[in-house]
RNA sequence: GAGUCGGCCGGGCGGCCGCGGCACCCUCACAGGUGUCGAGGAAAGUCCGGACUCCGCAGAGCGACGGUGGUGGCUAACGGCCACCCACGGCGACGUGCGGGACAGUGCCACAGAAAUCAAACCGCCAACGGCCCCUCGGGGAACGGGUAAGGGUGAAACGGUGAGGUAAGAGCUCACCAGCGUUCCGGGUGACCGGAGCGGCUAGGUAAACCCCACCGGGAGCAAGACCAAGAGGGCAUCACUUCGCUUCGGCGGAGUGGGGCCUGCGCUGACGGGCUGCUCGUCCCAUGUCAGCGGGUAGGUCGCACGAGGCGUCCAGCAAUGGGCGUCCCAGAUGGAUGGCCGCCCGGGCCACUUCGGUGGCCCGACAGGAUCCGGCUUACAGGCCGGCUCAU
Numbered sequence: 001g002a003g004u005c006g007g008c009c010g011g012g013c014g015g016c017c018g019c020g021g022c023a024c025c026c027u028c029a030c031a032g033g034u035g036u037c038g039a040g041g042a043a044a045g046u047c048c049g050g051a052c053u054c055c056g057c058a059g060a061g062c063g064a065c066g067g068u069g070g071u072g073g074c075u076a077a078c079g080g081c082c083a084c085c086c087a088c089g090g091c092g093a094c095g096u097g098c099g100g101g102a103c104a105g106u107g108c109c110a111c112a113g114a115a116a117u118c119a120a121a122c123c124g125c126c127a128a129c130g131g132c133c134c135c136u137c138g139g140g141g142a143a144c145g146g147g148u149a150a151g152g153g154u155g156a157a158a159c160g161g162u163g164a165g166g167u168a169a170g171a172g173c174u175c176a177c178c179a180g181c182g183u184u185c186c187g188g189g190u191g192a193c194c195g196g197a198g199c200g201g202c203u204a205g206g207u208a209a210a211c212c213c214c215a216c217c218g219g220g221a222g223c224a225a226g227a228c229c230a231a232g233a234g235g236g237c238a239u240c241a242c243u244u245c246g247c248u249u250c251g252g253c254g255g256a257g258u259g260g261g262g263c264c265u266g267c268g269c270u271g272a273c274g275g276g277c278u279g280c281u282c283g284u285c286c287c288a289u290g291u292c293a294g295c296g297g298g299u300a301g302g303u304c305g306c307a308c309g310a311g312g313c314g315u316c317c318a319g320c321a322a323u324g325g326g327c328g329u330c331c332c333a334g335a336u337g338g339a340u341g342g343c344c345g346c347c348c349g350g351g352c353c354a355c356u357u358c359g360g361u362g363g364c365c366c367g368a369c370a371g372g373a374u375c376c377g378g379c380u381u382a383c384a385g386g387c388c389g390g391c392u393c394a395u
Stems, first nucleotide, its partner, number of pairs: 001393009011347007019038007040369001044380002047378005052222004065218005070084005085099001086097004100213002105211002107207003122152002124148003129145002132141003160178006179203002181200008226304004234265004239260009267296007274286004311330008348367008
């Protein structure tokens, strides 16, 4: 100098005003006062996995459907993470992989090409064989039947490569070496797999993000889950006006009462009385349907779920690591009109401009992505600017 991998920060301090939760003081209560706490590395996308809840019983086996897919480990679990193996890329650090099976079976392989998989004869090559022509009977000629995958041509892909033998011409047809596959054995590794020796002419196309096969996993819905309280000679909720009281930064804020209109609520069952069917009992029914008592459910609304947790920080130990364990310490949002914001000053980082005694000084601008809504572990995506460390290559 070029590169590669990993970790971290992502404005600081002070003042003023403002917002939400909790505790205390004051108050009948609210308001008010004081104190304290108050978003993120992604809180996001809602893509995986769990906790929790209800429906329910999903225990076991088989089937259907869906998902996952090298090996070993970690974990509550995972499609996540760590380590390793293999393949490919890179001089290298390192990166990428949708990485089980294509001799269980089925399907598909466009265009081009004669032929695309129980392969194939378009050109070329071949007169050994059958047939044909010539002939001096020795032979010669000609690709009709046919043989041939060595050569040409098509294609992403055409049934191993080189050499020798062989043949009419050829061909693993035969042989040597090389490459691959299968198989037997030996050695190493927990394993994926790696190394070596022998044997078999065995030479096999691709595609499983096509069906399929194998192994493993999976009941469904989700905090709008769900639980509790809950109103009829009326009651609840929010809101407006007035009266009154408390507080106040004098703008208002809040409680109680009265009134106005608005929204929600009189559902079901049981029993007794009553009534009809009928004069009585039983039974049955409630025909604008009544009275009383009890029970159950639901709506508006309220409370819980709901913040101590697979928790944060520090340190030690085990492990290559992911991770696990011990000890100490801390309590750290909980709203539902959905709180964490605004202004000012100084500083910090970056950019531009001016001046400069080149040490600096001054002015202006910028400081990202984004924000809880039951919680947790991941993945993915967004992100101005900056810091630290490991390693590689070149000089």
Overview
This is a predicted structure of a 395-nucleotide RNA (Bacterial RNase P class A) from uncultured Aeromicrobium sp. Of the family's consensus pairs, 93% are formed in the model. The coordinates come from a structure-prediction model, not an experiment, and the mean pLDDT is 77. NCBI's taxonomy places the organism under Bacteria, Bacillati, Actinomycetes, Propionibacteriales, Aeromicrobium. The RNAcentral record of the sequence draws on MGnify.